[in-house]
Parts: sequence; structure tokens; C1' cells
RNA sequence: GCCGAGAUAGCUCAGUUGGCAGAGCGUGUCAUUGGUAAUGACAAGGCCCCGGGUUCAAUCCCCGGUCUCGGCU
Repeated sequence: GCCGAGAUAGCUCAGUUGGCAGAGCGUGUCAUUGGUAAUGACAAGGCCCCGGGUUCAAUCCCCGGUCUCGGCU
């Protein structure tokens, strides 16, 4: 330099023929226990990497950029 994949909650990841974004783990509170652990319930936590375009409407489609991973030279 070229090609491909990826970027969504604190972490690991899903997701939507475009229509108010979810799980597990973790965190907090409560219940349960003699007390922990375990278990259960509830809650908090996201401007979906950045900029632009298309659209009534974009996390999703298109263009460009940044970063990460892999491959080739």
C1' cells in the first nucleotide's frame, strides 16, 4: 500500500424488510436465611465510533473518516 471483518450498557455480545434498543455477567435496593452464599423480584446504566447524504422517520441504507482485528504484498 491492497483486501476483508468489526465499533451498540462497566465487560462479553445480540438486534431491528428503516418506526420509542435487549440479553448474560457485573452494580444497587428489597425478599428469603440465625448469618453468609445461592436463589428470586425490582432498579440504575446507552445522544448504537465520528461527519455528511437519502427518507416523513436512520443504530439499521449510501459516501467519507478514525480506531481495532485478520489476511496479502

Model confidence (mean pLDDT): 80 of 100. The RNA shown here (transfer RNA) has 73 nucleotides and comes from a Patescibacteria group bacterium. Rfam family: tRNA. NCBI's taxonomy places the organism under Bacteria, Bacteria candidate phyla.